RNA sequence: AUAAAAUUUGGCAAACUUAUCGAAAGAUAAGGACGCAAAGCUAUGGGUCUAAGAGCGUGUGCUUAUGACUGCCAGGUUGCUUUUA
Numbered sequence: 001a002u003a004a005a006a007u008u009u010g011g012c013a014a015a016c017u018u019a020u021c022g023a024a025a026g027a028u029a030a031g032g033a034c035g036c037a038a039a040g041c042u043a044u045g046g047g048u049c050u051a052a053g054a055g056c057g058u059g060u061g062c063u064u065a066u067g068a069c070u071g072c073c074a075g076g077u078u079g080c081u082u083u084u085a
Base pairs, nucleotide, nucleotide: 002085003084004083005082011036012035016031017030018029019028020027021026034071040077041076042075044074045073046072047069048068049067053064054063055062056061
């Protein structure tokens, strides 16, 4: 350096609840733990969600990301402890 595994300490925190922001998806904070060895970071490729605005329409309809999701899968990048090879 690479690969694999596991425990102690330490780390993160799903659902749900409350508050705030947002048109929504969702985000942030607090509580809370289903899980996580990259569940650190990054919207780069795929995927998913939303549809304010815009376009079509006049059917409370349809299309659309410039809005989101990295705890959906990859890619990129950084990285902690111990043991083994």
c-di-GMP-I-GGC riboswitch aptamer from Pelosinus sp., 85 nucleotides, folded computationally. Of the family's consensus pairs, 86% are formed in the model. Its mean pLDDT, the model's own confidence on a scale to 100, is 79.